[in-house]
């Protein structure tokens, strides 16, 4: 240098055909227990990588740029 992917909570990952962002683990408070652990309920946590663009409305569609990985050369 060329192509293709991926980039969402602290970590792993969903997100359907553009219409309020979600699980799991984790984490706090609480109930269970002599006491930890397990279990159970609540709850906090998010400028969807950064900038633009289209849209009545973008995590999704579009461009450019990061970082990351795979091939090709």
């Nucleotide at each position: 240098g060329g192509u293709c992917g991926a980039u969402u909570a602290a970590c792993u990952c969903a997100g359907c055909u553009g219409g309020u962002a979600g699980a799991g683990u984790g984490c706090u408070a609480c109930c269970u227990u002599g006491a930890c652990g397990u279990g159970g309920u609540a709850g906090a946590a998010g400028u969807c990588g950064c900038g633009g663009g289209u849209u009545c409305g973008a995590g999704u569609c579009c461009c450019u740029c990061a970082u990351c990985g795979a091939c090709c050369a």